About this RNA: Predicted 3D model of a 1484-nucleotide RNA (small-subunit ribosomal RNA) from a wastewater metagenome. Rfam family: Bacterial small subunit ribosomal RNA. Its family is annotated with structural constituent of ribosome and ribosome in the Gene Ontology. The prediction has a mean pLDDT of 84.
RNA sequence: UUAAGCAUGCAAGUCGAGCGGGAACGGGUAGCUUGCUACCCGCGAGAGCGGCGGACUGGUGAGUAACACGUGGGCGACGCACCUUGUAGCCGGGGACAGCUGGUAGAAAUAUCAGGUGAUACCGGAUGUGACCGUACGCGCCAGAGGCGUACGAGGAAAGGAGCCACGGCUCCGCUACAAGAGCGGCCUGCGACCCAUCAGCUAGUCGGCGGGGUAACGGCCCACCGAGGCGAUGACGGGUAUCCGGCCUGAGAGGGUGAACGGACACAUUGGGACUGAGAUACGGCCCAGACUCCUACGGGAGGCAGCAGCUAAGAAUAUUCCGCAAUGGACGGAAGUCUGACGGAGCGACGCCGCGUGGAUGAUGAAGGCCGAAAGGUUGUAAAAUCCUUUUUAGACUGAGGAAUAAGUGCGGGAGGGAAUGCCCGCAUGGUGACUGUAAGUUUGGAAUAAGCACCGGCUAAUUACGUGCCAGCAGCCGCGGUAACACGUAAGGUGCGAGCGUUGUUCGGAAUUAUUGGGCGUAAAGGGCAUGUAGGCGGCCAUGCAAGCUUGGUGUGGAAUUCCGUGGCUCAACCACGGAACUGCAUUGAGAACUAUAUGGCUUGAGUUAGUGAGGGGGAGCCGGAAUUCCAGGUGUAGGGGUGAAAUCUGUAGAUAUCUGGAAGAACACCAAUGGCGAAGGCAGGCUUCUAUCACAUGACUGACGCUGAGGUGCGAAGGUGCGGGGAGCAAACAGGAUUAGAUACCCUGGUAGUCCGCACAGUAAACGAUGUACAUCAGGUGUCUGGCCACGAGGCUGGGUGCCGAAGUAAACGCGAUGAAUGUACCGCCUGGGGAGUAUGCCCGCAAGGGUGAAACUCAAAGGAAUUGACGGGGGCCCGCACAAGCGGUGGAGCAUGUGGUUUAAUUCGAUGGUACGCGAGGAACCUUACCUGGGUUUGACAUACACAGCAAUCAUGCAGAGAUGCGUGAGCGUAGCAAUACGGCUGUGAACAGGUGCUGCAUGGCUGUCGUCAGCUCGUGCCGUGAGGUGUUGGGUUAAGUCCCGCAACGAGCGCAACCCCUACUGCCAGUUACCAACAUGUAAUGAUGGGGACUCUGGCGGAACUGCCGGUGACAAACCGGAGGAAGGUGGGGAUGACGUCAAGUCAUCAUGGCCCUUAUGUCCAGGGCUACACACGUGCUACAAUGGUCGCAACAGAGUGACGCGAGGCCGCGAGGCGGAGCGAAACGCAGAAACGCGAUCGUAGUUCGGAUUGAAGUCUGAAACCCGACUUCAUGAAGUUGGAAUCGCUAGUAAUCGCGCAUCAGCACGGCGCGGUGAAUACGUUCCCGGGCCUUGUACACACCGCCCGUCACGCCAUCCGAGUCGAGGAUACCCGAAGUCGGCAGGCUAACCAGCAAUGGGGGCCGCUGCCGAAGGUAUGCCCGGUAAGGGGGGUGAAGUCGUAACAAGGUAGCCGUACCGGAAGGUGCGGCUG
Repeated sequence: UUAAGCAUGCAAGUCGAGCGGGAACGGGUAGCUUGCUACCCGCGAGAGCGGCGGACUGGUGAGUAACACGUGGGCGACGCACCUUGUAGCCGGGGACAGCUGGUAGAAAUAUCAGGUGAUACCGGAUGUGACCGUACGCGCCAGAGGCGUACGAGGAAAGGAGCCACGGCUCCGCUACAAGAGCGGCCUGCGACCCAUCAGCUAGUCGGCGGGGUAACGGCCCACCGAGGCGAUGACGGGUAUCCGGCCUGAGAGGGUGAACGGACACAUUGGGACUGAGAUACGGCCCAGACUCCUACGGGAGGCAGCAGCUAAGAAUAUUCCGCAAUGGACGGAAGUCUGACGGAGCGACGCCGCGUGGAUGAUGAAGGCCGAAAGGUUGUAAAAUCCUUUUUAGACUGAGGAAUAAGUGCGGGAGGGAAUGCCCGCAUGGUGACUGUAAGUUUGGAAUAAGCACCGGCUAAUUACGUGCCAGCAGCCGCGGUAACACGUAAGGUGCGAGCGUUGUUCGGAAUUAUUGGGCGUAAAGGGCAUGUAGGCGGCCAUGCAAGCUUGGUGUGGAAUUCCGUGGCUCAACCACGGAACUGCAUUGAGAACUAUAUGGCUUGAGUUAGUGAGGGGGAGCCGGAAUUCCAGGUGUAGGGGUGAAAUCUGUAGAUAUCUGGAAGAACACCAAUGGCGAAGGCAGGCUUCUAUCACAUGACUGACGCUGAGGUGCGAAGGUGCGGGGAGCAAACAGGAUUAGAUACCCUGGUAGUCCGCACAGUAAACGAUGUACAUCAGGUGUCUGGCCACGAGGCUGGGUGCCGAAGUAAACGCGAUGAAUGUACCGCCUGGGGAGUAUGCCCGCAAGGGUGAAACUCAAAGGAAUUGACGGGGGCCCGCACAAGCGGUGGAGCAUGUGGUUUAAUUCGAUGGUACGCGAGGAACCUUACCUGGGUUUGACAUACACAGCAAUCAUGCAGAGAUGCGUGAGCGUAGCAAUACGGCUGUGAACAGGUGCUGCAUGGCUGUCGUCAGCUCGUGCCGUGAGGUGUUGGGUUAAGUCCCGCAACGAGCGCAACCCCUACUGCCAGUUACCAACAUGUAAUGAUGGGGACUCUGGCGGAACUGCCGGUGACAAACCGGAGGAAGGUGGGGAUGACGUCAAGUCAUCAUGGCCCUUAUGUCCAGGGCUACACACGUGCUACAAUGGUCGCAACAGAGUGACGCGAGGCCGCGAGGCGGAGCGAAACGCAGAAACGCGAUCGUAGUUCGGAUUGAAGUCUGAAACCCGACUUCAUGAAGUUGGAAUCGCUAGUAAUCGCGCAUCAGCACGGCGCGGUGAAUACGUUCCCGGGCCUUGUACACACCGCCCGUCACGCCAUCCGAGUCGAGGAUACCCGAAGUCGGCAGGCUAACCAGCAAUGGGGGCCGCUGCCGAAGGUAUGCCCGGUAAGGGGGGUGAAGUCGUAACAAGGUAGCCGUACCGGAAGGUGCGGCUG
C1' cells in the first nucleotide's frame, strides 16, 4: 500500500444460591447366572429450560459535503436495564414446553411424530399507594403550549432462592408499582470548516395548511384532501474530492499543511435489502432473503465471512511472534469462592524514533616502519602507532537480590446500629495466600584494554586538496555546470572536513517566498486599466442636534473534557519518560455598564450635487438646400506625331488623328488656401457654405431644492477600418485578377490596366498599437513660459482671477527611462486586471453571429529562461567630420607567349617537413649533383655518431699499410709510447665489457618561452585623485578651432600623470675649425711621349673627427589679443628639408616544438645511429611571383665618354703569351683611399636594317667544348657553330608609383667548390599627373538604431522531409457511475381475508361456542435482476489535425541597421513557405 482473499488456533461468557435432571468415576447394600442387574451415598462432565451479558471492549475509514463533526444553546416535544434514595407491596391458582424416552426421513446439516417433566419460563384472578388515559373543576408559571391540585371509570407480583431459627419468624439476594437522583442516550437549532460557474437555474411530498396514522418523542416521518409555493449570484442544483475534532508539523506572527500513535464523536463489518429479540441494535465473532466468491456433498442438498490477536497468500520499495499471563488495571456473570477476558499487563523481532552510555586514560620523537607527495632538501599521515604505567563504565564468569502485592477469602480481637436470639450488616486492628515479566532492576566479587566505528563530503553556493587512471569515453550533477591527454568536478589512493551508532539518499510538508501580498505586492515601458459611456445590486459617503445600543469598549458569570503545549516542583543514578501544581486554551454564550465613532430613527443646515435667469466659444450631433476648383468621360473646333511611363524599359495609347489647346455638356466623390503646437466630443471621431432641430461645456451674479452624492459586478447603449445582407450609386482610387518589367526565381517591391470595395439608405457585425500602451471621482502639495476661451482692474504697456490645451522644471517619486497641479507626488472610495516563457488566446464546452468570426477560456508536454530599462563595444545597403596611391588624374606593368621559380593537384618506393584570404605561394631556403637530408630502397650497428660519472681489463695519442666489401665495416701488419716520480704508482688520454644513461628534424605552436607577421607608423590605449550614477559605467579623452599627430590653443567637474605621437640616434643636403696618407694639386721646383710621376704644399676636391645652421625666428594678412594657417624676405635647406631605425593597449587559440629552449606523451637491437644508391629536379593540368620579348624612342656593327657602393689570402689576381670564345699558361702587385676584381651600361658619334614573324624574338634541339668538383647520367653554369618555336602589346579582371619618385640602364655583395632571371645594396639617365573627395577599399573621431556580444562570415522566420513525445477530433468498440419510465418481484413490516390448526381465559352440565394465537392466502411498499431512453466519466481505435523536441537535411530571406519595400495592430483577399497587397490605425 489493496474495505483484496483467507488455512489453523484463540478473541463472550457466566450463574447448580432459578429448574428438571445427570454420563463417567469412587464407596456401600441387595439379588444372584462371579460379572451383570437394582438401590443408596459422594464427586459431578456435556447438553437443555430459565436469568443477566453477547448494543461494552477490540478493529477499520469504504461510504458520507451531512446537524456527520466542532462549539454554544433548546426539548413546556423525549427514553432508560444495571446503580443510589424514598414510598407502597409481594395474595391465590392454572396449563404447557425443551431436555429425556421410543420411532421415522436424510450422506450430512437438520427435520419430524408419539409419550412424559420442572422452574425466578408462560397464563388468568384478587388487591391498587402512585403513575397513565378519559370527563369535570380549580390554581397560576409562561408571549403561547402537555405545569400543579381535586373528584369518578380500565392495569401488577417469583407465598422465588440461600442462610439461621426458639419453627412464631428473622436476615440477605431477588421481584412489582410509583417518585426522584446519577449517568447514558434521542431529537431540534445559531455559528464554523474543501475545490469547480467550462455546474445557473433547481424542486411534485416539492413548500405550506386541515385531518389522520406512526414514534419514546417533534416533524411530509407517512397518508388523504386543499393551496402554489420553496431554494438560488451572501452560489441553489450538479460534479469532483474527503470521516470530523482535541491535536500534530512548520512559522516571529498571521498563516500554511495534516488528522499516524493517545483521547472524543461518527460510520462500517463479504456486497445490497430486511426485520426479530431487547432497556438499548436495525446487531463485526445473532437471524432471514438476494448477489458474488470459497468449501463439503452420496448431486438430492448444505456450510462460511480476521476492517479482533497471532498467522498465510497475492500486490508492493516497504512494516513484526501462529509467544507468556490473567500477577496488576478494567470488564461480564455470580451471594461468594471463582470462571471468562488476544481488553490489558508483559516478553520477542526491527537503530523505525527519542534519550543516555561506551568503544579506553596518561606518558610517549629516533618525529620508527609502511603509505602518499616532492627535482632534491624535505613534507605529511603523526603522539598517531609501538612501548611503559593506569582504570574497568561496558562486557564475561560466580554470588546475593528488591519493587510492582493490596483491605482477598479465612481466622483471631475490638467497636457500632438494629433486634427477643442466631446467621447476618457496618467500622477498625492483627494474621494470612497469590508474580506472567524473572532470578528481572540493582548490588558484591574475579578476569582482562580486554567485547565494540562507521557514513557522507572536499569546483562555487559550503567547512575541507593533492597524485594517478580515463580522454565528450566511462561517468558525475540540488542549481550553475564538469569530462574532447596535464580533470581540485568522473574512478581509485593518500590527506582533509563534517557528523557519529549512526551517516547519506529518496519522498512529503512548512519555512526562506513580500513568489497570492489580511498583517504584506503590483498594473506608462517588465505580466497586468475593461474600447467608451450610462446605470442595477453591492461597497463607501457632507454639517448640527436628539434617541437607541446592532457593531464597538469595559466588568461579572457559565463553558472552552482529559491528554498535549508553556512555566514551576518532584520520581526513575541523569535524560527520554512519568507525576503534581499553575498558566494558557486568543473561542462561544449570557448578564451589567458606557456612548466618542459606524449603523439606525427623527428633526434641521448649505458648503457636495442639482435647477433656473444672463453672457460666451466651438469641424459636437441629425436633417434639408446650395457652391466653386480639380478629375474622368462625351460632342465639336484648332493641330501633328508622338504620348505615357521608368533606375532603364516594356505592356498601353496614337495617322480610324492621340498628347497639347479651346468651347459646350454629363457624372460621382472629396472640400485647396484659412489651418494652428488651435477648437469640440465619453470614446470611436468631427472641416466648403447656408437654414433648421438638438445636446454639451465655461464664466459672473442672484434665486431655488436640501445630501438628492462617488464608484459600479451583471445589464443596456455607443463603438475606426475592414467584412456581411438587401436596394441604389459608381468620377477617381483600388484587394483579387491580367499583362509588362526586375530577378537565379519574383505568386512582391516598379509600370499599364482592373473587379469587389470605397459613396447613400436600412439591417447585422463588435473588433484595432480602440494608445497618454496611464480606470473613475474627490482633496492636498514651489514656480516659469506659450496658447484657446470667459470675467475683473487699468489711459496704456500690463496685472489679477476661472475653465481648457502644450513645454520646462522644485519637492517628491521611479529599476532606470522618465513623471512632475493635465502626476507615474501625497492620501481616500469603488471597479477592472496580473502572478515565469512556450504550448495558446489554441483545444473543448457554453453563449452570440447569415457567415467571416467574436466572448468566456484550459491541460498534457517542454525550457532555465522569456522580459524591461540602461551601459560598453561591434555592426548598418544610418548621418556628420577627416585621412591614406583609397578613388580620380597620370606613367609603367600583371592577366595572352616562351622560359625561370614557388604552390596546388596528380604521380611515385620516396617525390621529407612546414607556410594556405588579406597577413601562404623567387616564403623557412643568403644558393638539394655527393654532403646538406629530415624522405625511399638496400646493407650494417646497439652504452651507441655525441655528453657525464663508476667498476674491471687492456693500451700513449697517432701514423702508415695489406685483404674482403658498393661502402659503412670486418679481419690483420708495422711504426710509435705523454707528465710527475729512482721505482711501485698516480694524473691526463684512448680502446673493449657492464650497468646508469645517451639519442629522436617522433606528436602536441590548442600546454609553453623566445622570436615574427598583421591591423598600422593608424593616433590611439590607459591610470591616480576628485566629481556624477543604486550599478554596469561615465567624466577626464567630449565641445569650438587647428595639426601629419589625443599636435597645440581656448572652453569645460575636472586636475594631473603614464604608454604611444614628436624630439633625442644614424645616413644625406650647406658650412666653420682641426688633421692630412695610400686621397688632392692652386702657387713654387724637378721630370716624362704621357700621367701628382717626384720634391713639396695644407689652399681646393676629398677623407675623417668636433662644431654651426632651421626655430614659424622675421615681415604682412587671416584667426578670438590663442593655437595655427596663407603669402613673403633671407637662406644650401622652410614649415616633420629627404631617407632610415624606432611599432602603444591589444586583435587574429595568426606563424614557428624543423633555428633555439621547454612541460607532457611516445620509440629504446629502434621512430636512435652509420653507409651506398635513389628522391626532394617527376608532369595531363591550375595559380602566384619574375625574366626575355613582340621591335625603328629599336636591332646590329664600329668608334668613343661619365659612376657609386662594395669585395679580396684555401683570396683577388694585373701586364705578357695561347685560344673565335668560355678559358688556359704564368704569377707582378695587394690583408688593400695604395694592388686586383673592373671593360660600367643606357648615353654620344657614324654606318646599316625599312615594318617583315624580319638583321625583331630567342625558346627548343644537334654537335663540339670550357670550368668547378672524388664524381656534372638522373641533376650544374658557361662558350662556339648550327637550329630559329611561341609571340605583332594581350578578355574579364588586377598591381605599383606623387620626385631625384615612376620608368629605364648597368655595377657590386651575401650564400657559395661550382651554380642567381631571386634577395640585399649602389649609382647613371630621368618624367607625367593630382580638378577634387560623389563613388570602391581600409582607417580615425562624434552621433544614431540594434532582437548582434563567437559581436553582420551576427542573429533569425516559415513550409517541406525524417525520428521521438504528449495532446485534440474521430466511424466505432469496451467499461464505470448515477437518472427516468416500465416489467419481474425475494425476505420482511404493515394492512386485508377467514381457508386450516389451536393447552391456559370466558360462557356452558356437556357437546360446543367465543376471545386470542399460529399457519395459509392476498394487497401496498420493496433489494437484486431485466427492457428502453437519454446523461456523464474513463479506456481503446482505422484515419485526420496542429503542437513540442531533435547533431546534421531541403527551399527561400520575412524580422532585428532606413534589415536593403520602415515596422507593427485589426480586417479582407491572394500565394510552396516565410509572406504580399488593399483599407483604417499606432510610433514601440